[in-house]
């Protein structure tokens, strides 16, 4: 420098036709035990990469940047 993927909760990922965002595991409380751990029952935690458009309505559809990832040139 050219293709391609991907970015969602602390981690790992769903999210199917565009209709008010979920699951493990991790954290907090409880309950249970002589204790812890595990199981069980509950709570919290999200500007959905950034910024605009489309649309009654956008994680989702369109554009541009921006971090990562692969794969292709280059490499004087």
């Nucleotide at each position: 420098g050219c293709u391609g993927a991907a970015a969602u909760a602390g981690c790992a990922c769903a999210g199917u036709u565009g209709g008010u965002a979920g699951u493990g595991c991790a954290a907090u409380g409880c309950c249970c035990u002589c204790g812890u751990a595990a199981c069980g029952c509950a709570u919290a935690g999200g500007u959905c990469g950034u910024a605009a458009g489309u649309u009654c309505a956008a994680g989702c559809c369109u554009u541009a940047c921006u971090u990562u990832c692969a794969g292709c040139a280059c490499c004087a």

This is a predicted structure of a 76-nucleotide RNA (transfer RNA) from a bacterium.
The RNAcentral record of the sequence draws on ENA.
It matches the Rfam family "tRNA".